[in-house]
Formats: sequence, structure tokens, C1' cells
RNA sequence: CUUGUGCUCGGCGAUGGAGCUCGCCGUCGAGUGCCGCUGUGGCUGAUGGCUCCUGCAGGGAU
Repeated sequence: CUUGUGCUCGGCGAUGGAGCUCGCCGUCGAGUGCCGCUGUGGCUGAUGGCUCCUGCAGGGAU
């Protein structure tokens, strides 16, 4: 100096916050939903997953 592995650290996973966990990335890298298009149209979700909070939407009760 180069390469590989392990650990640690930081970051990312379609719109907010926190905890746990999984995967990915190591500086322009991980990441930047889907279907259709003749009709400017249609569909799901604040999560990668689980739980809680906040916001939004629908229904019911007081």
C1' cells in the first nucleotide's frame, strides 16, 4: 500500500417520532410505491417487520 473476514461506528429500507429486530450500504453508496395512458385516469400504506405515540381518513358511542 492492497485484498478478505470479524468487531465497532455511521447511514439507508415510497411522507413524522421512539424502542426492539431483520436486511442492505460505507460517501455519492444503500434509497427515491404500483397499474394504465385513447381517457391527465386508478390503487395500498405514516412500519422493511413488530409495538407505542403524533397526524390524516372512515364508522360507532358518550

Predicted 3D model of a 62-nucleotide RNA (Fluoride riboswitch aptamer (crcB RNA motif)) from an Actinomycetes bacterium. The coordinates come from a structure-prediction model, not an experiment, and the mean pLDDT is 76. It was read from a public genome assembly, where an Rfam model found it.